[in-house]
RNA sequence: AAAAUUAAGUACGUUUUCCUUCAUAUAUCCUCAAUAAUAAGGGUUGAGAGUCUCUACCGGACCGCCGUAAAUGGUCUGACUAUGAAGGCAGGAUUUUAACUA
Numbered sequence: 001a002a003a004a005u006u007a008a009g010u011a012c013g014u015u016u017u018c019c020u021u022c023a024u025a026u027a028u029c030c031u032c033a034a035u036a037a038u039a040a041g042g043g044u045u046g047a048g049a050g051u052c053u054c055u056a057c058c059g060g061a062c063c064g065c066c067g068u069a070a071a072u073g074g075u076c077u078g079a080c081u082a083u084g085a086a087g088g089c090a091g092g093a094u095u096u097u098a099a100c101u102a
Base pairs, nucleotide, nucleotide: 001017002016003015004014005013018088019087020086021085022084023083024082025081026056030048031047032046033045034044035043041066042065050057058078059077060076061075062074063073064072
C1' cells in the first nucleotide's frame, strides 16, 4: 500500500499479499570430475558436500601470481532463498540526511 474477516455502520482487532529493518541458516563457502584459455588469458559444464532448510552457491570493483606451464591467490562490496520477529493511516509546517539532475 491492497484485500479479506467481524459488524446495522464506523473504528479497533485478526488474517493474507506487498514493502522495510532485524534474527537464524551459509562461511554466497568447501571437495572433485570433464573440458577450455594462456600475461589482450586465468573460463565453461557437471557431480558431491555443507543448513533442524526449500532455493541459491553468483555479480561488481581492486590488488597479486603464473615468463607460456597448469594451476590460480587475496581484499572489499552487493544479495537471493527458507523460517521467525518488529514496523509501514492521511494532511500541514519545520529541520536533517541521502540519491539524481542542472
A computed fold for a 102-nucleotide RNA from Neobacillus kokaensis, annotated as Purine riboswitch aptamer. The coordinates come from a structure-prediction model, not an experiment, and the mean pLDDT is 77. The sequence was found by an Rfam model in a public genome assembly. The model forms 100% of the base pairs in the Rfam consensus. It matches the Rfam family "Purine riboswitch aptamer". The literature on the family includes a 2013 paper in Nature by Reining et al., "Three-state mechanism couples ligand and temperature sensing in riboswitches". Rfam describes the family as follows. Riboswitches are metabolite binding domains within certain messenger RNAs that serve as precision sensors for their corresponding targets. Allosteric rearrangement of mRNA structure is mediated by ligand binding, and this results in modulation of gene expression. A class of riboswitches that selectively recognises guanine and becomes saturated at concentrations as low as 5 nM. In Bacillus subtilis, this mRNA motif is located on at least five separate transcriptional units that together encode 17 genes that are mostly involved in purine transport and purine nucleotide biosynthesis. It has also been shown that some members of this family are specific for adenine instead. Gene Ontology term of the family: purine nucleobase biosynthetic process.